[in-house]
Background: The RNA shown here (c-di-GMP-I riboswitch aptamer) has 87 nucleotides and comes from uncultured Sterolibacterium sp. Rfam family: c-di-GMP-I riboswitch aptamer. Its family is annotated with cyclic-di-GMP binding in the Gene Ontology. Rfam describes the family as follows. GEMM was predicted in a large-scale screen for bacterial structured RNA regulatory elements. It was read from a public genome assembly, where an Rfam model found it. The source organism's lineage runs through Bacteria, Pseudomonadota, Betaproteobacteria, Nitrosomonadales and Sterolibacterium. The coordinates come from a structure-prediction model, not an experiment, and the mean pLDDT is 86.
RNA sequence: ACUCAGUGAGGGCAAACCCGUCGAAAGGCGGCGACGCAAAACCACCGACCUAAAGCGCGAAAGCGCCAUGGCAGCGGGGUUGCCAAC
Numbered sequence: 001a002c003u004c005a006g007u008g009a010g011g012g013c014a015a016a017c018c019c020g021u022c023g024a025a026a027g028g029c030g031g032c033g034a035c036g037c038a039a040a041a042c043c044a045c046c047g048a049c050c051u052a053a054a055g056c057g058c059g060a061a062a063g064c065g066c067c068a069u070g071g072c073a074g075c076g077g078g079g080u081u082g083c084c085a086a087c
Stems, first nucleotide, its partner, number of pairs: 006087002012037002018031005035074001041080003045077003049071002055066004
């Protein structure tokens, strides 16, 4: 000087609930709030999962079924980028 592991310091992010807002919904965004997180930063490429407006089918109707072109990166895999520093 570098690397690995554990613990710590500084700084970072922020689940659920509740409020507002956008949306058909799932969900997003803002506020509040901390369950957790060393990539809980970014990307829907693969799988899983959620929703089903439009469309299609059934039905006298109410409604029901199918379907992602809608989501989810805090479900897993993959890709890209990346902070601090003592024992």